[in-house]
RNA sequence: CAUUCUUAAACGCUUAAUCUGCAAAAACAGAACGGAGGAACCAACUUUUUUGGGGUGAAUCAGUUUUCUGAAGGGCUACCCCUGAAGCCCUAACCCGUCAGCUAACUUCGUAAGCGUUUCAAGGGAGGGUGC
Numbered sequence: 001c002a003u004u005c006u007u008a009a010a011c012g013c014u015u016a017a018u019c020u021g022c023a024a025a026a027a028c029a030g031a032a033c034g035g036a037g038g039a040a041c042c043a044a045c046u047u048u049u050u051u052g053g054g055g056u057g058a059a060u061c062a063g064u065u066u067u068c069u070g071a072a073g074g075g076c077u078a079c080c081c082c083u084g085a086a087g088c089c090c091u092a093a094c095c096c097g098u099c100a101g102c103u104a105a106c107u108u109c110g111u112a113a114g115c116g117u118u119u120c121a122a123g124g125g126a127g128g129g130u131g132c
Stems, first nucleotide, its partner, number of pairs: 001131006011116004018031004032111006042101001052099001053096004060071004072091005079125003083121004
């Protein structure tokens, strides 16, 4: 340079939810990742907000109030990223306790659970094989 291919359960996906040590499990510790509280500056600010308010998360809003419909948000393509078309699925649960903007130092909490998977097209990147 040309050409061809990433095909998997011992693996992979959603997610912060993973890794290491202790023989295993649990517990504990550490790392990593994620969340919350918390100054100044800044932002906001007429006051009060029980119809309390706030937080994790995609899991909210409106109409009808059974279902459902619309909007909004999230996930799904098996190397990765991005864009478009068509399609499918989800919108649960829990916590704080009358309190919370942002937020350095600092403080604190979590690492549950559920799955086995759409098709086509354009672009970029990574890697492997073969030939020159």

A computed fold for a 132-nucleotide RNA from a Syntrophomonadaceae bacterium, annotated as c-di-AMP riboswitch aptamer (ydaO/yuaA leader). The sequence was found by an Rfam model in a public genome assembly. Model confidence (mean pLDDT): 76 of 100. Rfam family: c-di-AMP riboswitch aptamer (ydaO/yuaA leader). Rfam's curators write: This family represents a conserved RNA structure found upstream of the ydaO and yuaA genes in Bacillus subtilis and related genes in other bacteria.